Notes:
This is a predicted structure of a 101-nucleotide RNA (TPP riboswitch aptamer (THI element)) from Nesterenkonia alba DSM 19423. Lineage of the source: Bacteria > Bacillati > Micrococcales > Micrococcaceae > Nesterenkonia alba. The coordinates come from a structure-prediction model, not an experiment, and the mean pLDDT is 76.
RNA sequence: GCGGCAAGCACGGGGUGCCCGCCGCCGAUCGGUGGGCUGAGAUCACACCCGCCGAACCUGAUCGGGCUAACACCCGCGGAGGAAUGCUCAUGAGCCAGACC
Numbered sequence: 001g002c003g004g005c006a007a008g009c010a011c012g013g014g015g016u017g018c019c020c021g022c023c024g025c026c027g028a029u030c031g032g033u034g035g036g037c038u039g040a041g042a043u044c045a046c047a048c049c050c051g052c053c054g055a056a057c058c059u060g061a062u063c064g065g066g067c068u069a070a071c072a073c074c075c076g077c078g079g080a081g082g083a084a085u086g087c088u089c090a091u092g093a094g095c096c097a098g099a100c101c
Stems, first nucleotide, its partner, number of pairs: 001095002007088004011051004016045001017037008057082003063076004
């Protein structure tokens, strides 16, 4: 100099996959259970995330490309379409340049 970012309470909106082993059945499917992967969250936890400053999450999608044991695991799709608010409190915190040490 630029910029104007939090928090709390109540209420509300969300997602819960993939792989391996064991048991139940001859087997498959399915159910239970132990473990592994990525994540804030993968045993629906009162936990985690998100609520228009809206990529929390859904549709597109049995999508396209790349990894992987496998999977939204990564990228694209996405300046696409949807998507859940009130109050209190209140400026909570960064970036750039220069000077000095």